[in-house]
RNA sequence: GUGGCUCUGGAGAACGUCCAAACGUGGGCUGCCGAAGGUGCAACGCGGAAAUUUUUCGCGAAAUCUCUCAGGCAAAAGGACAGAGUGGG
Numbered sequence: 001g002u003g004g005c006u007c008u009g010g011a012g013a014a015c016g017u018c019c020a021a022a023c024g025u026g027g028g029c030u031g032c033c034g035a036a037g038g039u040g041c042a043a044c045g046c047g048g049a050a051a052u053u054u055u056u057c058g059c060g061a062a063a064u065c066u067c068u069c070a071g072g073c074a075a076a077a078g079g080a081c082a083g084a085g086u087g088g089g
Base pairs, nucleotide, nucleotide: 002088004086005085006084007083008082009081014030016029017028018027019026020025031073032072033071037069038067040065044060045059046058047057048056049055050054
């Protein structure tokens, strides 16, 4: 340095509305959030074309940025990330 496990901290957003069901919840609609997962790309790198030192096309290329597919919008759970411990390759 890497992934696993345990503990601690950990944000945002309707306990919206309708239907079914029958006390377990599921589905539709509208509004919204951005921190599981996923999508997109800048510098730059490689290759091609035009052209003459610039333009353009394709591929690769990160995030807490972006989208909102997934997920989420009382509490609980989950939760990127951070800290501590533990043992493995």

Glycine riboswitch aptamer, 89 nucleotides, folded computationally.
Its Rfam family is "Glycine riboswitch aptamer". From the family's description: This family represents the bacterial glycine riboswitch.
Its mean pLDDT, the model's own confidence on a scale to 100, is 78.